[in-house]
This is a predicted structure of a 93-nucleotide RNA (TPP riboswitch aptamer (THI element)) from a Candidatus Fermentibacterota bacterium. Its mean pLDDT, the model's own confidence on a scale to 100, is 77. The sequence was found by an Rfam model in a public genome assembly. Its Rfam family is "TPP riboswitch aptamer (THI element)". Rfam links the family to the GO term thiamine pyrophosphate binding. For this family Rfam cites "Structural basis for gene regulation by a thiamine pyrophosphate-sensing riboswitch" (Serganov et al., Nature, 2006).
RNA sequence: GGCCGGGAUUGGGGGUGGCUCUCAAGGCCUGAGAUCAUACCCCGGGAACUUGAUCCGAGUAAUGUCGGCGGAAGGAAAUCCCGACUCCUCCGC
Numbered sequence: 001g002g003c004c005g006g007g008a009u010u011g012g013g014g015g016u017g018g019c020u021c022u023c024a025a026g027g028c029c030u031g032a033g034a035u036c037a038u039a040c041c042c043c044g045g046g047a048a049c050u051u052g053a054u055c056c057g058a059g060u061a062a063u064g065u066c067g068g069c070g071g072a073a074g075g076a077a078a079u080c081c082c083g084a085c086u087c088c089u090c091c092g093c
Stems, first nucleotide, its partner, number of pairs: 001088002004083007011043004016037001017029004049074003055068004
């Protein structure tokens, strides 16, 4: 110095469904978050999120509601501070 953990700053990525209602508003369901909150989540040890998917099984008033798919494919980062001690690399004795 790398790797690891926590934090800060700046930047970036992402989703916003179901039911009720003539439509809205409002209400209800799940969730961190259900379309402006500038909140929430995530940034390579990347399941935030997307594709597969008008998928499959279970369940529900209904819905990615839960599970499979998924050791599948994609997917957005730099710096600094503090700490830790296995491991790796370099220099000196």